[in-house]
RNA sequence: GGGCCCGUAGCUCAGCUUGGCUGGAGCACACGACUGAUAAUCGUGGGGUCGAGGGUUCGAAUCCCUCCGGGCCCA
Repeated sequence: GGGCCCGUAGCUCAGCUUGGCUGGAGCACACGACUGAUAAUCGUGGGGUCGAGGGUUCGAAUCCCUCCGGGCCCA
């Protein structure tokens, strides 16, 4: 230098190829219930500019372009 994949909650990841009623799951965290007290279990809640910027569109995590970061392969 060329090609491919990935980036979504504190962590691990769905959702992207069908654009709209998804911004979600598990774990973690806070509070409550239970207990003599903890753990476990159950319930409730907080937390995200979906890597950044721009474009298309009535509407973008999703389509297009550029860039940033990570990984693999080729040279």
Model confidence (mean pLDDT): 83 of 100. The RNA shown here (transfer RNA) has 75 nucleotides and comes from a Candidatus Bathyarchaeia archaeon. NCBI's taxonomy places the organism under Archaea, Thermoproteati, Candidatus Bathyarchaeota, Bathyarchaeia (SeqCode).